[in-house]
Context: one part of a larger RNA
């Protein structure tokens, strides 16, 4: 290279967007580049194969042959593929009504809890545990009442619910903004998938400059366990934990399951439309959960949301360990990140 394969054995890239490139629906014509068929040439000779002969046989030589799978010309073919033309609606899009929903980005508001802080009652303890101590309190703590201030997160509703490309998204309202799906026309007429590179979003935690700082809370003190205890447990407690505005570029970023389009027996919920009937039944489109037929898998399992049964594009994998490391390059304020090896060894 052929070939096999990525849910758990190595392996789907975090997600999307979209360039190249590679891959495309139905219908008639034309053409005849790819294909396919004759058919000239040319593909040196050695050499290979066959086969026939020559040296007493072989090696070895000699002859004919065939192969030399290929170029180039030429004469047809016309399904398939490409071109080129002219339609078409089934993909796709859009345009009209209607729906959903913790989608997103700015604003304003609200009420419970926590912590302070001022004042009131009011006395001796309070915290804390396994049982303790630090720690806090007679400078009146805790506890309770009122009033004020602050930051952050939004208890029931709450669900196998909804949304979102993923990463995520829940108190209420407001503006903006952007997406889905019905449902009947209607418009355009394949405008369509995938996508290497690039490009844009990407939890947490980390960084920079500014603000904030209620709670938790790496570090870090002490007070306990213990033989030790640089911990689990108890006091406190700074960074962070929030905004803004850069960076970072990773995560079990998991469905551990690329996208997208066909096919292929049921059953039960549940979401949001829709029609119809009239509170029973049961139909359709889009989704999300359970349970199975066939099929599949090494099983667990998976089964229309496929891990079945097919096409097309992309990523990726090839024994463990060295090692996601050197080393070089790019990126990064840095932490580090991307690419990414070999010796040697089992």
């Nucleotide at each position: 290279u052929u070939g096999g394969g990525u849910u758990u054995a190595a392996a789907g890239g975090g997600u999307g967007c979209g360039u190249a490139g590679g891959c495309g629906g139905a219908a008639u014509g034309a053409u005849a580049a790819g294909u396919c068929a004759g058919u000239g040439g040319u593909g040196a000779a050695a050499g290979u194969u066959u086969u026939c002969g020559g040296c007493u046989c072989a090696a070895c030589c000699g002859g004919a042959a065939a192969a030399u799978u290929g170029c180039c010309g030429u004469u047809g073919a016309u399904a398939c593929u490409g071109u080129c033309a002219u339609u078409c609606u089934g993909g796709a899009a859009u345009a009209u009504g209607g729906u959903u929903g913790c989608u997103g980005u700015g604003g304003g508001c609200a009420g419970a809890a926590u912590g302070u802080g001022u004042g009131g009652u009011g006395u001796a303890g309070c915290g804390g545990u396994g049982a303790a101590a630090u720690g806090c309190a007679u400078a009146g703590a805790u506890a309770u009442c009122a009033c004020a201030c602050a930051g952050a997160a939004u208890a029931c509703c709450g669900a196998u619910u909804g949304c979102g490309a993923a990463g995520g998204c829940c108190g209420c309202u407001c503006a903006c903004a952007a997406a889905g799906c019905c449902a009947a026309u209607a418009u355009u007429g394949a405008c369509g998938c995938u996508g290497a590179g690039g490009c844009a979003c990407g939890a947490a935690a980390a960084u920079g400059u500014g603000g904030g700082g209620a709670u938790c809370a790496a570090a870090c003190a002490g007070g306990a366990u213990u033989a030790g205890a640089u911990a689990c447990c108890c006091u406190g407690g700074u960074a962070g934990u929030c905004c803004a505005c850069a960076c970072u570029g990773u995560a079990a970023a998991c469905g551990a399951u690329g996208a997208u389009a066909a096919c292929u027996a049921g059953c039960u919920g549940u979401u949001g439309g829709u029609g119809a009937u009239a509170c029973a039944c049961a139909a359709u489109c889009a989704g999300u959960a359970g349970c199975u037929a066939a099929g599949c898998g090494a099983a667990a399992g998976c089964g229309a949301u496929a891990a079945g049964u097919u096409a097309u594009c992309c990523a990726c994998c090839u024994g463990g360990g060295g090692a996601g490391u050197a080393c070089g390059a790019c990126c990064g304020c840095a932490a580090g990140g991307u690419u990414g090896a070999a010796a040697c060894u089992c």
Overview: The part of an RNA shown here (small-subunit ribosomal RNA, central domain) has 346 nucleotides and comes from a bacterium. The full RNA is in RNAcentral, with records from ENA and SILVA. Its Rfam family is "Bacterial small subunit ribosomal RNA". The coordinates come from a structure-prediction model, not an experiment, and the mean pLDDT is 86.